[in-house]
């Protein structure tokens, strides 16, 4: 220097996958129907809202109602769809190092 082999290490790319984070959507929103509670303030269903599948609730505090049929405000919390980014895992390809002949 060349060829071949193999316990292994590093690294690169495509693939699959986990997780975190950001953006967009939607305001976890609106309008109704039926029913229920009032020691409570819910349950069921329909429609609208998203170039959108799904979801459309929970908690704390404050207010309000006073046995009646109706809830309101503030704050905090997501899920889902699509896209961007970060970190990790799996197996594989190439390259480099190492080992052996």
């Nucleotide at each position: 220097u060349u060829u071949c082999u193999c316990a292994c290490g590093g690294u690169u790319g495509a693939u699959c996958u986990g997780u975190c984070u950001c953006g967009u959507a939607u305001a976890u929103g609106u309008u109704c129907a039926g029913g229920a509670a009032u020691g409570g303030g819910c349950c069921u269903g329909a429609a609208c809202g998203u170039u959108u599948c799904u979801a459309c609730c929970c908690g704390a505090c404050c207010a309000c109602c006073g046995u009646a049929a109706a809830u309101g405000g503030u704050c905090g919390g997501a899920c889902u769809a699509c896209g961007g980014g970060g970190c990790g895992g799996a197996g594989u390809u190439g390259c480099c190092g190492g080992u052996c002949c």
Background
Predicted 3D model of a 101-nucleotide RNA (Purine riboswitch aptamer) from Melghirimyces thermohalophilus. It was read from a public genome assembly, where an Rfam model found it. Rfam family: Purine riboswitch aptamer. The family is grouped with related families in Rfam's "Purine riboswitches". Model confidence (mean pLDDT): 80 of 100.